[in-house]
RNA sequence: AGGGGUAUGAUGUAAUGGUAACAUGACGGUCUCCAAAACCGUUCUUGAGGGUUCAAGUCCUUCUACCCCUGCCA
Numbered sequence: 001a002g003g004g005g006u007a008u009g010a011u012g013u014a015a016u017g018g019u020a021a022c023a024u025g026a027c028g029g030u031c032u033c034c035a036a037a038a039c040c041g042u043u044c045u046u047g048a049g050g051g052u053u054c055a056a057g058u059c060c061u062u063c064u065a066c067c068c069c070u071g072c073c074a
Stems, first nucleotide, its partner, number of pairs: 001070007010024004018054001025043006047063005
């Protein structure tokens, strides 16, 4: 330099273009002599910009970060 892939709460993983879910965690509560477990509740999400669309995590485009492959120089 060229090509490909990935990016979603604190973490992991989902989501036919139809308005983001599940689990874990954290916090609070119930229970308990105390805790653990269990149960209930709360908390926190689509990498950034632009476009298409009535509607975008999803399609198009530019950029950013990371990973893989090829090449160049030394």

Background:
Predicted 3D model of a 74-nucleotide RNA (transfer RNA) from Peptococcaceae bacterium UBA5755. It was read from a public genome assembly. Its Rfam family is "tRNA". Model confidence (mean pLDDT): 82 of 100.